[in-house]
A computed fold for a 93-nucleotide RNA from a Syntrophomonadaceae bacterium, annotated as c-di-GMP-I riboswitch aptamer. Its mean pLDDT, the model's own confidence on a scale to 100, is 82. The sequence was found by an Rfam model in a public genome assembly.
RNA sequence: GAGCGAUAAGGGCAACCCCGCCGAAAGGUAGGGGGCGCAAAGCCAAGGGUCUAAGGCCAUUUGAAAACUGGCUAAGGCAGCUUGGUUGACGAA
Numbered sequence: 001g002a003g004c005g006a007u008a009a010g011g012g013c014a015a016c017c018c019c020g021c022c023g024a025a026a027g028g029u030a031g032g033g034g035g036c037g038c039a040a041a042g043c044c045a046a047g048g049g050u051c052u053a054a055g056g057c058c059a060u061u062u063g064a065a066a067a068c069u070g071g072c073u074a075a076g077g078c079a080g081c082u083u084g085g086u087u088g089a090c091g092a093a
Stems, first nucleotide, its partner, number of pairs: 004091002012038002016034004020029003036080001042086003046083003049078003055073005
């Protein structure tokens, strides 16, 4: 230095639940309490995946429209699904 990852040490993060705010939603975010879990559960939506569907398109409906309803759609999300990129603490075997 690379690899590896302890029932190590000192720290860190926080699934989920409750309350506020933002958002159409998914989801995000501040604080408090509890703490599923995590060595990258730090950061980046580039590939795959997945969630949502405001807007748009189509269908339905109608004399024609509008509304309702249904389908499709990411330009919106998820890094705690995964591949990849990038930064990085500690040191037993």